The part of an RNA shown here (small-subunit ribosomal RNA, central domain) has 351 nucleotides and comes from Cellulomonas xylanilytica. The coordinates come from a structure-prediction model, not an experiment, and the mean pLDDT is 88.

Context: one part of a larger RNA
RNA sequence: UUGGGCGUAAAGAGCUCGUAGGCGGUUUCUCGCGUCUGCUGUGAAAACCUAAGGCUCAACCUUGGGCUUGCAGUGGGUACGGGCAGACUAGAGUGCGGUAGGGGUGACUGGAAUUCCUGGUGUAGCGGUGGAAUGCGCAGAUAUCAGGAGGAACACCGAUGGCGAAGGCAGGUCACUGGGCCGCAACUGACGCUGAGGAGCGAAAGCAUGGGGAGCGAACAGGAUUAGAUACCCUGGUAGUCCAUGCCGUAAACGUUGGGCACUAGGUGUGGGGCUCAUUCCACGAGUUCCGUGCCGCAGCAAACGCAUUAAGUGCCCCGCCUGGGGAGUACGGCCGCAAGGCUAAAACUC
Numbered sequence: 001u002u003g004g005g006c007g008u009a010a011a012g013a014g015c016u017c018g019u020a021g022g023c024g025g026u027u028u029c030u031c032g033c034g035u036c037u038g039c040u041g042u043g044a045a046a047a048c049c050u051a052a053g054g055c056u057c058a059a060c061c062u063u064g065g066g067c068u069u070g071c072a073g074u075g076g077g078u079a080c081g082g083g084c085a086g087a088c089u090a091g092a093g094u095g096c097g098g099u100a101g102g103g104g105u106g107a108c109u110g111g112a113a114u115u116c117c118u119g120g121u122g123u124a125g126c127g128g129u130g131g132a133a134u135g136c137g138c139a140g141a142u143a144u145c146a147g148g149a150g151g152a153a154c155a156c157c158g159a160u161g162g163c164g165a166a167g168g169c170a171g172g173u174c175a176c177u178g179g180g181c182c183g184c185a186a187c188u189g190a191c192g193c194u195g196a197g198g199a200g201c202g203a204a205a206g207c208a209u210g211g212g213g214a215g216c217g218a219a220c221a222g223g224a225u226u227a228g229a230u231a232c233c234c235u236g237g238u239a240g241u242c243c244a245u246g247c248c249g250u251a252a253a254c255g256u257u258g259g260g261c262a263c264u265a266g267g268u269g270u271g272g273g274g275c276u277c278a279u280u281c282c283a284c285g286a287g288u289u290c291c292g293u294g295c296c297g298c299a300g301c302a303a304a305c306g307c308a309u310u311a312a313g314u315g316c317c318c319c320g321c322c323u324g325g326g327g328a329g330u331a332c333g334g335c336c337g338c339a340a341g342g343c344u345a346a347a348a349c350u351c
Base pairs, nucleotide, nucleotide: 003323004322005321006320007305008304012319014201015200016199017198021194022193023192025088026087027086028085030083031082033081034080035077036076037075038074039073040072041071042070048066049065050064051063052062053061054060091191092188093187094186095184096183097182098181099180103177104176105175106174107173108172109171110154115149116148117147118146119145120144121143125136126135162169163168206247207246208245209244210243211242215241216240220236221235222234223233258318259317260316261315262314263313266296267295268294269293270292271291272290273289274288275287276286277285300307301306324351325350326349333344334343335342336341
């Protein structure tokens, strides 16, 4: 390489958009590029296969045929793929009418709690632990009441629930704004799917500049524990955690399961919408349908575990990735970054 694979054995890129490319609905006309077929030319000789012949046989040699799977020219066929042209509406999109939501950004704002400050009451302890001590407290702490300051996070609702491409998103109000779902079937008429490169987004930590700093808290200090204790426990505590702007670009970025389309028993919850029945009306209810999200389970699949209409089943299209363990996601080189480092990515050697 072929092949076989990628939930857990090696292997799905963190996610999306999208260029080239690959693949692509129904129908009509046409071309005849692919494709099928006939003929002609060529496809050196030797070799190879085969039929015969020559050395007494054989090896060897000679002659004929085949092979040379190809290329070119030319005649024909047109189902399928393709090109040109036309039409269609089941894919896709638009429109119209509804609808749910912690989707995003900005501004404003609320209450509880912690801490601190001021004042009142009040007196000897508080705090902490397995037990203690460090620590705080007669310069009046802890407790309690009133007032004030400031920062961060939003109890209950809350869910097996919702939204988002992923990361992620939760007090309330307002403004701006993205996407989804359902219904109608008015419009466009294949405009689609995937996507090498590329671009954008991307938790936490970290970095830069300027703010902010209540609580928590790497580092650090002290007290304990212990044989020791650079830990676990306790008392403190700096960066950080928060905001703005700019970097970083990684995670067990996980459903460890790439995206799209189609098909293949059911049962039972739950979220959003429609329809029918029932109901005097509403609510509740029964049935049905579309979309999402869970559990159980048949066929099938699977090494097993398990998956099972939200597939890991059955098929098609496109991309990414794997190929024994260690060395190593390392070295070197390149690109990116302020740095930390990231991306790409070996070999010797060894088992």

Record summary:
Its Rfam family is "Bacterial small subunit ribosomal RNA". Gene Ontology terms of the family: structural constituent of ribosome and ribosome. The full RNA is in RNAcentral, with records from ENA and SILVA.